About this RNA
Predicted 3D model of a 62-nucleotide RNA (Fluoride riboswitch aptamer (crcB RNA motif)) from an Acidobacteriaceae bacterium. The coordinates come from a structure-prediction model, not an experiment, and the mean pLDDT is 77. Of the family's consensus pairs, 100% are formed in the model. The source organism's lineage runs through Bacteria, Acidobacteriota, Terriglobia, Terriglobales and Acidobacteriaceae.
């Protein structure tokens, strides 16, 4: 140096912030939406899931 193993411990799940669970990755990794005529042009969603809180966006009251 290079593998492979265990531990710790990080990160990471298409745009914030907490918190709870889940699943993946071990730095050359997980992850980086979808459609189309693919040079452009259209579409949904602030979660992986649930919960709040913030930001946008629809109605309707005042």
């Nucleotide at each position: 140096g290079a593998c492979g193993u265990a531990c710790a411990a990080g990160g990471c799940g298409a745009u914030g912030g907490a918190g709870u669970u889940c699943g993946c990755c071990u730095u050359u990794a997980a992850c980086c939406g979808c459609c189309g005529u693919u040079a452009c042009g259209g579409c949904u969603g602030a979660u992986g899931a649930c919960u709040c809180c913030u930001a946008c966006a629809a109605a309707u009251c005042u």